This is a predicted structure of a 72-nucleotide RNA (transfer RNA) from Geodia barretti. The organism belongs to Geodia, within Eukaryota. Its mean pLDDT, the model's own confidence on a scale to 100, is 83. The sequence is in RNAcentral, with records from Rfam. It matches the Rfam family "tRNA". Rfam classes the family as a transfer RNA.
RNA sequence: GCCUUCGUAGCUCAGUGGCAGAGCACUGGUCUCGUAAACCAGGGGUCAGGAGUUCGAUCCUCCUCGGAGGCU
Numbered sequence: 001g002c003c004u005u006c007g008u009a010g011c012u013c014a015g016u017g018g019c020a021g022a023g024c025a026c027u028g029g030u031c032u033c034g035u036a037a038a039c040c041a042g043g044g045g046u047c048a049g050g051a052g053u054u055c056g057a058u059c060c061u062c063c064u065c066g067g068a069g070g071c072u
Stems, first nucleotide, its partner, number of pairs: 001071007010024004018055001026042005048064005
């Protein structure tokens, strides 16, 4: 230098055009002598950044940034 792949909640990830979600974690509550567990409720997001296509983009196209792998 070129190719492939990944970037979504604090962490691990789903979502492949039409409302942004799950598990764990966190906060409050119920329960308990107390803690943990269990159960109920809640908070938390520039979907890496920019542009384009579209009535509409996390999703499609292009560029950039970052991570991983490969080729020379």